Small-subunit ribosomal RNA, central domain from an uncultured Gammaproteobacteria bacterium, 349 nucleotides, folded computationally. Model confidence (mean pLDDT): 88 of 100. Its Rfam family is "Bacterial small subunit ribosomal RNA".

Context: one part of a larger RNA
C1' cells in the first nucleotide's frame, strides 16, 4: 500500500452551515463517452512459458508457438452509468388549520433566603470543631422586633418531563424571534444527501476595558492537625463569580457511539398531537412525532446492543496502524497573554 477496523482495545472533527467533490426516485425518446463484442494496425529482439534440435548432461545455445492481459482506427450492441429532450409524485419543499416546549434576544417586575446599615428589647455570651483554637461580644455581640440598602440565585411545581445543531436552556409578565410536531388539501416536481477546504456557533476557567460587588472562594493570612502538614478541619479573605463590549476556541464539549435514507418480532411506562369505539371514564381501540424500560432473531472478543441499533444494507465525510519519547520540539498560521492548531525525529522497550 493493500487489508482491516474506529461504544469499553489505536480510532468519530464540540456542533452546525455551507464551495468544489463524490452520490443520487419512477417513466419515456435521443446519443453512445464510460460499459460489451468483432475486425484491423501495432505491442522491436533478446527474456519468462509451451513444444523441439545442438554441446556425452546441465548451466548454456538455438528454431518454432504462445504471450505481450496494452494503445489507435472502424464497424457494432443499448441493460446498466454517464450527457441530453420530455413527462411523472412516492424522495425534498411551500401554502393552509391546529398544537407543545427551561429553544434564542431585549424590557420590566415578584417573594423567601443571606449580608450590612439605623432603631427597639434584652445581657454574657456568641461562633466553630472530633476535640479545641484564631475570630466576633460589656465601645453591649449572638437572640428577638421594626424600618432600609444591596446583589446574586429562583424553593415547591419538578418528571430516566420538556425544548435546542452541540454548548446548553428554569420565579412571573411584555415585546421581538428561530426550530418542531400533527391534520387534511392544493401547489413546486428530484429542487436530494453528504461534505476537502471554508464560516459560524461553542461550558468552564482565563485575558482586556468599564461597571458592579450580597453570598461563595483559587491566592493569601492566621488556628487547628502532624514527624512534618506549603493539605484535608476552622475563623477571615482579594482575584474571580455578576453585567455591557471584545478576546480566547479548550473539556470524561460522552451516547465516550458522524450525518441521512431504507429494512428487520414483540411486551411495558411516558410526553405532544390526530383518528376512531362505546356502556362517558382515572375508558378502550389505533396512528404519526420524541423521550425511558425490558426482549425475539442478528451482531459482539466479551461486557452488552437490539426500530433512539452495536442488525441488514447503500450515500459522503473524519480518523486509526505497537508502548514511551510526544500531542513534545522545529516550523507555519491564530492570539493582548495565557496559550491553542497543525505537527515529527534521534533514541529506547
Nucleotide at each position: 500500500c493493500u487489508g482491516g477496523g474506529c461504544g469499553u482495545a489505536a480510532a468519530g472533527c464540540g456542533c452546525a452551515c455551507g464551495u468544489a467533490g463524490g452520490u443520487g426516485g419512477c417513466u419515456u425518446g435521443g446519443u453512445a463517452a464510460g460499459u460489451c463484442g468483432g475486425a484491423u494496425g501495432u505491442g522491436a529482439a533478446a527474456g519468462c512459458c509451451c513444444c523441439g534440435g545442438g554441446c556425452u548432461c546441465a548451466a548454456c545455445c538455438u528454431g518454432g508457438g504462445a504471450a505481450c492481459u496494452g494503445c489507435a482506427u472502424u464497424c457494432g450492441a443499448u441493460a446498466c452509468u454517464g450527457c441530453u429532450g420530455a413527462g411523472c409524485u412516492a424522495g425534498a419543499g411551500u401554502a393552509c388549520g391546529a398544537a407543545a416546549g427551561a429553544g434564542g434576544g431585549g424590557g420590566g417586575u415578584g417573594g423567601a433566603a443571606u449580608u450590612c446599615c439605623a432603631g427597639g428589647u434584652g445581657u454574657a455570651g456568641c461562633g466553630g470543631u472530633g476535640a479545641a483554637a484564631u475570630g466576633c461580644g460589656u465601645a453591649g455581640a449572638g437572640a428577638u422586633c421594626u424600618g432600609g440598602a444591596g446583589g446574586a440565585a429562583c424553593a415547591c411545581c419538578a418528571g430516566u418531563g420538556g425544548c435546542g445543531a452541540a454548548g446548553g436552556c428554569g420565579g412571573c409578565c411584555c415585546c421581538c424571534u428561530g426550530g418542531u410536531u400533527c391534520g387534511a388539501u392544493a401547489c413546486u416536481g428530484a429542487c436530494g444527501c453528504u461534505g476537502a477546504g471554508g464560516u459560524g456557533c461553542g461550558a468552564a476557567a482565563g485575558c482586556g476595558u468599564g461597571g458592579g460587588g450580597a453570598g461563595c472562594a483559587a491566592a493569601c493570612a492566621g488556628g487547628a492537625u502532624u514527624a512534618g502538614a506549603u493539605a484535608c478541619c476552622c475563623u477571615g479573605g482579594u482575584a474571580g463569580u455578576c453585567c455591557a463590549c471584545g478576546c480566547c476556541g479548550u473539556a470524561a464539549a460522552c451516547g465516550a457511539u458522524g450525518u441521512c435514507u431504507g429494512c428487520u418480532a414483540g411486551c411495558c411506562g411516558u410526553u405532544g398531537g390526530g383518528a376512531u369505539c362505546c356502556u362517558u371514564g382515572a375508558g378502550g381501540u389505533u396512528u404519526c412525532g420524541g423521550u425511558g424500560g425490558c426482549g425475539c432473531a442478528g451482531c459482539u472478543a466479551a461486557c452488552g446492543c437490539g426500530a433512539u441499533a452495536a442488525g441488514c444494507a447503500g450515500a459522503c465525510c473524519g480518523c486509526c496502524u505497537g508502548g514511551g519519547g510526544a500531542g513534545u520540539a522545529c516550523g507555519g498560521c491564530c492570539g493582548c497573554a495565557a496559550g491553542g492548531u497543525u505537527a515529527a525525529a534521534a533514541c529506547u522497550c